A computed fold for a 172-nucleotide RNA from a pig gut metagenome, annotated as Lysine riboswitch aptamer.
RNA sequence: CAAUAGAGGCGCAGAGGACAGGGUAGUCUCUUCCGGGGCAGCAGGGAGCCCGAUGGGAAGCGGCGAAGGGGUCUUUUGCCGAAGGUGCGCGUACGUCCUGCGGCGCGUUCCUGGGUGUGCCGUGUAAGCGGCACAACUGUCAUGUCCUAUGCAGACAUGGAGCGCUAUUGGU
Repeated sequence: CAAUAGAGGCGCAGAGGACAGGGUAGUCUCUUCCGGGGCAGCAGGGAGCCCGAUGGGAAGCGGCGAAGGGGUCUUUUGCCGAAGGUGCGCGUACGUCCUGCGGCGCGUUCCUGGGUGUGCCGUGUAAGCGGCACAACUGUCAUGUCCUAUGCAGACAUGGAGCGCUAUUGGU
């Protein structure tokens, strides 16, 4: 230098099942307001079409109330930059077009050893989720001290980062 194999533990991600939690979309009654409203996940606008005072839309209290993603447990699969994110670029759903935002997928730069807790920020209807900072804990390596005949092992303190660490093999 390269290859192979490993380790960290409430360890990471995918899939199936079960359970709870959360009151949104939608819908109904009532009240108030306005003539406008619909054709994408949200917002704005253009064309065309459709609905509309026998009801179209908005707001408020109340009743009923999905789906998806999220959470817990369990089974199983693949793993240890597992994986998760910022930024940038490309693509994409949609019985209309444009713009912005968002969702999803791919690529790339950079960051993060790991899980937990607290605070702040973002997101979400919400339970939640993500990011950053800090705190102790934990694994690893380095340095120092203690123990020890020396050493191994162990304990303590400080510090670094996975482009790391350990083991084996090969080459120089």
The sequence is in RNAcentral, with records from MGnify.